Record summary
A computed fold for a 74-nucleotide RNA from Microchloropsis gaditana, annotated as transfer RNA. Its Rfam family is "tRNA". The family's RNA type in Rfam is transfer RNA. NCBI's taxonomy places the organism under Eukaryota, Ochrophyta, Eustigmatales, Monodopsidaceae, Microchloropsis. A source record names the gene tRNA-Ile.
[in-house]
RNA sequence: GAACCUAUAACUCAGCUGGUUAGAGUGUACGCCUGAUAAGCGUAAAGUCAGUAGUUCAAAUCUACUUAGGUUCA
Numbered sequence: 001g002a003a004c005c006u007a008u009a010a011c012u013c014a015g016c017u018g019g020u021u022a023g024a025g026u027g028u029a030c031g032c033c034u035g036a037u038a039a040g041c042g043u044a045a046a047g048u049c050a051g052u053a054g055u056u057c058a059a060a061u062c063u064a065c066u067u068a069g070g071u072u073c074a
Base pairs, nucleotide, nucleotide: 001073002072003071004070005069006068007067010026011025012024013023019057028044029043030042031041032040050066051065052064053063054062
């Protein structure tokens, strides 16, 4: 320098061929349970879907560029 892949909650990830409120597990907080703790159960909080622009009635999803990380080639 070139090609490709990845970026969604604190962490690990799902989200199909664009469509009705963006989700799960772990973790966190609170409550229940217990003599107490762990385990278990319930509730809740937590998101600029990496960023900017474009297409569209509608974008996490499609397109371009940028940023960060990774793989390969030179």

The RNAcentral record of the sequence draws on ENA and Rfam. Its mean pLDDT, the model's own confidence on a scale to 100, is 80.